[in-house]
RNA sequence: AGUCCUGUAGCUCAAUGGUGGAGCAUCUGUCUUACAAACAGAGGGUUGCAGGUUCAAAUCCUGCCAGGACUACCA
Numbered sequence: 001a002g003u004c005c006u007g008u009a010g011c012u013c014a015a016u017g018g019u020g021g022a023g024c025a026u027c028u029g030u031c032u033u034a035c036a037a038a039c040a041g042a043g044g045g046u047u048g049c050a051g052g053u054u055c056a057a058a059u060c061c062u063g064c065c066a067g068g069a070c071u072a073c074c075a
Base pairs, nucleotide, nucleotide: 001071002070003069004068005067006066007065010024011023012022013021018055026042027041028040029039030038048064049063050062051061052060
């Protein structure tokens, strides 16, 4: 330098172009002498960034950024 893969809640991951969810974690309550566990509930998202297509984009297209893999070149 080129090709490909990944980027979604604090973490790990879902979501067929048609209401962005789950588990764990956090907070509150019940329970307990208390803690844990269990149960009930709540909060938490600019879907990496900027554009484009579309009635509608996490999803399709373009560029860029970050991480990773491979190939090539130089030494």
Description: This is a predicted structure of a 75-nucleotide RNA (transfer RNA) from Scytolyngbya sp. HA4215-MV1.